[in-house]
RNA sequence: GCUUACCUCGCGGGAGAGACCGGAGGUCCGAUCAAAAGGACGCAUCCGGCGCCGAAGGAGCAACGACCUCGGAAACUCUCAGGCAAAAGGACCGCGAGGGCUUG
Numbered sequence: 001g002c003u004u005a006c007c008u009c010g011c012g013g014g015a016g017a018g019a020c021c022g023g024a025g026g027u028c029c030g031a032u033c034a035a036a037a038g039g040a041c042g043c044a045u046c047c048g049g050c051g052c053c054g055a056a057g058g059a060g061c062a063a064c065g066a067c068c069u070c071g072g073a074a075a076c077u078c079u080c081a082g083g084c085a086a087a088a089g090g091a092c093c094g095c096g097a098g099g100g101c102u103u104g
Base pairs, nucleotide, nucleotide: 002104006099007098008097009096010095011094012093013092018050020049021048022047023046024045026041027040028039029038051084052083053082057080058078059077060076064071065070
């Protein structure tokens, strides 16, 4: 100096599952000088309920190693968290830029 693993940033792609039910709040109509009952509001906020998804995160384990019982992977499993119109997020993939221990 190059640079694998790995890390950061940017761009692009990126699945699944209730636009669920009830209540409160809020908005609009009622509605006018000012109000009430009542009605409408798909989402978002708060509370409660049931159903479901797995690809943020988290947890569990096989072979194998070791023999105290530990280490030990995931896109598998669990569903704590998260999510179930859009948006956001999103494992992972591609491209670009920067960094880059050990080893070579």